Context: one part of a larger RNA
Molecule: small-subunit ribosomal RNA, 3' major domain
Organism: uncultured prokaryote
RNA sequence: UGACGGGGGCCCGCAUAAGCGGUGAAGCAUGUGGUUUAAUUCGAUGCAAAGCGAAGAACCUUACCUAGAUUUGACAUUCUGCUAAUCUCCCUGAAAGGGGAGAGUGCCUUCGGGAACCGAAAGACAGGUGCUGCAUGGCUGUCGUCAGCUCGUGUCGUGAGGUGUUGGGUUAAGUCCCGCAACGAGCGCAACCCCUAUCGUUAGUUGCUAGCAGUUCGGCUGAGCACUCUAGCGAGACUGCCGGUGACAAACCGGAGGAAGGUGCGGAUGACGUCAAGUCCUCAUGGCCUUUAUAUCUAGGGCUACUAACGUGCUACAAUGGUCGGUACAGAGGGUCGCGAACUCGCGAGAGUGAGCCAAUCCCACAAAGCCGGCCUCAGUUCGGAUUGAAGUCUGCAAUUCGACUUCAUGAAGGCGGAAUCGCUAGUAAUCGCGGAUCAGCAUGCCGCGGUGAAUACGUUCCCGGGCCUCGUACA
Numbered sequence: 001u002g003a004c005g006g007g008g009g010c011c012c013g014c015a016u017a018a019g020c021g022g023u024g025a026a027g028c029a030u031g032u033g034g035u036u037u038a039a040u041u042c043g044a045u046g047c048a049a050a051g052c053g054a055a056g057a058a059c060c061u062u063a064c065c066u067a068g069a070u071u072u073g074a075c076a077u078u079c080u081g082c083u084a085a086u087c088u089c090c091c092u093g094a095a096a097g098g099g100g101a102g103a104g105u106g107c108c109u110u111c112g113g114g115a116a117c118c119g120a121a122a123g124a125c126a127g128g129u130g131c132u133g134c135a136u137g138g139c140u141g142u143c144g145u146c147a148g149c150u151c152g153u154g155u156c157g158u159g160a161g162g163u164g165u166u167g168g169g170u171u172a173a174g175u176c177c178c179g180c181a182a183c184g185a186g187c188g189c190a191a192c193c194c195c196u197a198u199c200g201u202u203a204g205u206u207g208c209u210a211g212c213a214g215u216u217c218g219g220c221u222g223a224g225c226a227c228u229c230u231a232g233c234g235a236g237a238c239u240g241c242c243g244g245u246g247a248c249a250a251a252c253c254g255g256a257g258g259a260a261g262g263u264g265c266g267g268a269u270g271a272c273g274u275c276a277a278g279u280c281c282u283c284a285u286g287g288c289c290u291u292u293a294u295a296u297c298u299a300g301g302g303c304u305a306c307u308a309a310c311g312u313g314c315u316a317c318a319a320u321g322g323u324c325g326g327u328a329c330a331g332a333g334g335g336u337c338g339c340g341a342a343c344u345c346g347c348g349a350g351a352g353u354g355a356g357c358c359a360a361u362c363c364c365a366c367a368a369a370g371c372c373g374g375c376c377u378c379a380g381u382u383c384g385g386a387u388u389g390a391a392g393u394c395u396g397c398a399a400u401u402c403g404a405c406u407u408c409a410u411g412a413a414g415g416c417g418g419a420a421u422c423g424c425u426a427g428u429a430a431u432c433g434c435g436g437a438u439c440a441g442c443a444u445g446c447c448g449c450g451g452u453g454a455a456u457a458c459g460u461u462c463c464c465g466g467g468c469c470u471c472g473u474a475c476a
Base pairs, nucleotide, nucleotide: 001476002475003473004472005471007470008469009468010467011466012465013464015460016459019424020423021422022421023420026315027314028313029312030311031310032309034306035305042053043052064301065300066299067298068297069296070295073125077124078123080120086103087102088101089100090099091098092097107114108113127290128289130288131287132286136284137283138279139278140277141275143273148187149186150185151184152183153182154163155162156161167178168177169176193267194266196264198235199234200233201232202231203230204229207225208224212222213221214220238261241255242254243253244252245251317417321376322375323374324373325372326371327370333364334363335362338357339356343352344351345350383414388409389408390407391406392405393404394403430452431451432450433449434448435447436446
């Protein structure tokens, strides 16, 4: 100087407390350990691994296993020689591969040739998701959006170092003020950026009967940009104003005006460093290893196995509910190898046909919870839907291992969950649906969007994590 303390003081955080809803019991989905297996590819392992890499394992992916093949190689550069490329067919084979037959003569040209492509031979070399993340770059997690981490000069100390950065107040903040052997400065904080909340202005192939006219009644048409909206520019919030407290300071408390008030709300933004944290399987890369194999191609299988264990979720156990009928209101997205209306057929998943739309124009697309009415009357039920049987639909060469969905039948466990444990402070929790990426197909996951919309916070003694000062230490 740090680190540590079941030492002290001050302070903060959904840390506790107060409240609301869950997990832990059930069924299923998914990931993991384990076991099994020819293989169940590999990595991630307290918080910070475990719906994680994977924004999509039937083949492919694919790295694993079995079997069949290849050896200058699936891919790159160079050299030599030959020939267009390409397409079709036959035999063999699971395919890869092996063997054979035919069609075809292109582009540029200074007519010497050249470019591209295909096949052949030879070596230089290619190749490796092989090892080492404890050789590395880059990227990422975490403490933590915590308020800290440092430097120059000066000064104190033999020195390591101290001071500044401590102290008195204050703040979300090393934020600001005052004081002070310090005076200044940098990286962080804040602001500058985006979104949202109010208004003005500019603009009107969206919106509006707001006022007029027509109307097959639909902004449908004429007409118009007032409103809504869209998207550019601007205004607005600064403790600016008033009162009080305070060291006359910084600031705090209350008030006015205001759409918004003291960081308005949310996002992006992550200092010096810590964990030899994670990643050599994104990529890059040192070293090592391999080179008729640890490389490459193909078929089939596996990654989907299954007694029990753990994590994360979904659906429930019902009446604030289930079911049937009627009826209302979103936002944000996506669409040409695409979204696909209306109509017809089918109980349905869907099928047929195909208008319109490169989309503020058309489509996906009926939002659902809600509201109105009927039935059910507390039961393993008109709750719950696992499991199983049968028949189908769609995608796709192909749904057996191993897809999703539909219909009929079947109807399991489950009556609110021990110890323990998690999330959340407001348009939040809870609850309800909608969209997107990936994607031929496949979502209870992920990322977004809006609808309805609470309760509670006395307080900081205690648990956890953190910041500052200080005391102790046989630790570094």